[in-house]
A computed fold for a 113-nucleotide RNA from uncultured Puia sp., annotated as SAM riboswitch aptamer (S box leader). Its mean pLDDT, the model's own confidence on a scale to 100, is 84. The model forms 94% of the base pairs in the Rfam consensus. The RNAcentral record of the sequence draws on MGnify.
RNA sequence: CUUAUCAAGAAAGGCUGAGGGAAAUGGCCCGUUGAAGCCUUGGCAACCUGUUUUCAGUUUUAUAACUGCAGACAAGGUGCCAACUCCAUCCCGGUUAAAUCGGGAAAGAUAAG
Numbered sequence: 001c002u003u004a005u006c007a008a009g010a011a012a013g014g015c016u017g018a019g020g021g022a023a024a025u026g027g028c029c030c031g032u033u034g035a036a037g038c039c040u041u042g043g044c045a046a047c048c049u050g051u052u053u054u055c056a057g058u059u060u061u062a063u064a065a066c067u068g069c070a071g072a073c074a075a076g077g078u079g080c081c082a083a084c085u086c087c088a089u090c091c092c093g094g095u096u097a098a099a100u101c102g103g104g105a106a107a108g109a110u111a112a113g
Base pairs, nucleotide, nucleotide: 001113002112003111004110005109006108011041012040013039014038015037019030020029021028024089025088026087027086042081043080044079047077048076049074050073051072052071053070055068056067057066058065059064085107090104091103092102093101094100
């Protein structure tokens, strides 16, 4: 940089000790009944990966091999385990007395290339 996904899911212990929720602003939350970080163990999910099944296709005299869509299983590589990516910010639209709601963008996160 490109593509896909982001409403679901999943926490205990030890060390430590004041912050944390990406950044800015504004909210709203979490935190001395222990934040962040590190370690151990456990778990979630299924992007990559592996096995396998149906169907289709290609090659082959044939067995068979390979490719693609979809499904099932596993969990090796990552990732993740408060709150929608915590919410808003920019644009468009709906509704309302006020509140507010929906869609898109931007930014971000993760995976694969």